[in-house]
About this RNA:
A computed fold for a 67-nucleotide RNA from an Acidobacteriota bacterium, annotated as Fluoride riboswitch aptamer (crcB RNA motif). Its mean pLDDT, the model's own confidence on a scale to 100, is 77.
RNA sequence: AAUGCGCACGGCGGUGGAGUUCGCCUGAACCGCCCUCGCCCUGAGGGCCAAUGACUCCUACCUUGAG
Repeated sequence: AAUGCGCACGGCGGUGGAGUUCGCCUGAACCGCCCUCGCCCUGAGGGCCAAUGACUCCUACCUUGAG
């Protein structure tokens, strides 16, 4: 020095903020699904759900009704 282990802090869980909780990660966790075409190995086109990992609230957006 590489590598391994432990601890602290932190980060992540397909679009924002907060609380609670669960799981995951140590330079990784993570970076949605379906169809078609081309490419030769991931580019293009079309379609769908969703601001949650889960619950709740707020904000944004969409639909309906009333004033």